[in-house]
Formats: sequence, C1' cells, structure tokens
RNA sequence: GCCGACGUAGCUCAGUUGGUAGAGCACACGACUGAAAAUCGUGGGGUCAUCAGUUCGAGACUGAUCGUCGGCAC
Repeated sequence: GCCGACGUAGCUCAGUUGGUAGAGCACACGACUGAAAAUCGUGGGGUCAUCAGUUCGAGACUGAUCGUCGGCAC
C1' cells in the first nucleotide's frame, strides 16, 4: 500500500425486516442478617467511533474519515 471483519452502558454482547436503544455482570439504594456473603426488589448510567448523504423516520442503508484486529504485499 491492497483486501476483509469489527466499533452500541464501566465490562462482555444483543438489537436479524429502517419505526420509542436493551440484557447479563459491575455500581448505588432498599429488603433479608447480630453483622456480612449469597439471594430478592428498585434505580442511575448511552452524541450507537466521527462527519456527511438517502428517508416522513437511520444503531441498521450509502460515502468519506479515525481506531482495533486479521490476511496479502513490500
């Protein structure tokens, strides 16, 4: 340099057909306990990598850019 995959909560990942962004773990609070752990309940937490385009409407489609990983080449 070329090709491909990926980028969504603190972490690991869903979201498959374009229509109100979710789960588990973690965190906070409450219940339980003599106290804790475990368990149960409630809650907070998001510029969906960035910028543009298409669309009534984009996490999902198109383009460019950035980053990570893999392959090829030098």
This is a predicted structure of a 74-nucleotide RNA (transfer RNA) from Candidatus Roseilinea mizusawaensis. Model confidence (mean pLDDT): 83 of 100. Its Rfam family is "tRNA".